[in-house]
Molecule: transfer RNA
Organism: bacterium
RNA sequence: GCGGGAUUAGUUUAACGGUAGAACAAAUGGUUUCCAACCAUUUAGCAGGAGUUCGACUCUCCUAUCCCGCA
Numbered sequence: 001g002c003g004g005g006a007u008u009a010g011u012u013u014a015a016c017g018g019u020a021g022a023a024c025a026a027a028u029g030g031u032u033u034c035c036a037a038c039c040a041u042u043u044a045g046c047a048g049g050a051g052u053u054c055g056a057c058u059c060u061c062c063u064a065u066c067c068c069g070c071a
Stems, first nucleotide, its partner, number of pairs: 001070007010024004018054001026042005047063005
């Protein structure tokens, strides 16, 4: 330099163009003599930009970071 892949909550990870889900973690409350465990509730997310579309995590282009291959 060229090609391919990945990027979603604090972490791991789903989502066939039509309201972004889950688990763990965190906070609050309950339970308990206390802790742990358990139960309930809450907080929290589509890497950035542009385009297509009535509508984009999803399709297209560019950029950033990481991984793999070729040279």